Description: Glycine riboswitch aptamer from Bradyrhizobium sp. Oc8, 89 nucleotides, folded computationally. Of the family's consensus pairs, 90% are formed in the model. The sequence was found by an Rfam model in a public genome assembly. It matches the Rfam family "Glycine riboswitch aptamer". Rfam's curators write: This family represents the bacterial glycine riboswitch.

[in-house]
């Protein structure tokens, strides 16, 4: 030096829903109603898996929290790459 994993950070990619309705507004947007969306985060059930006393458990499922023209943000996931552990050989 190589494999897989896990973490960590770059960069790409990346859906979904009201250009609702009302008041305010420096016109950037705040605030209220009702609608609605699931992929930050949360929570439930579980089929699965374990060291089976009790654990872990989802992209099911709820919408607290977020989000809902574009733009911008953020976004599970995913691909490539840096940095570190752990196991193999």
């Nucleotide at each position: 030096a190589c494999g897989u994993c896990g973490c960590u950070u770059g960069c790409g990619g990346a859906a979904g829903a009201g250009a609702u309705c009302g008041g305010c507004u420096u016109c950037g947007g705040c605030c209220g109603a009702c609608g609605c969306c699931g992929a930050a985060g949360g929570a439930g059930c579980a089929a699965c898996c374990g060291c089976c006393c009790c654990g872990g458990a989802a992209a099911c499922u709820c919408u607290c929290a977020g989000g809902c023209a574009a733009c911008a943000a953020g976004g599970a996931c995913c691909g490539c790459g840096u940095g570190u552990g752990a196991c193999g050989a």

Its mean pLDDT, the model's own confidence on a scale to 100, is 81.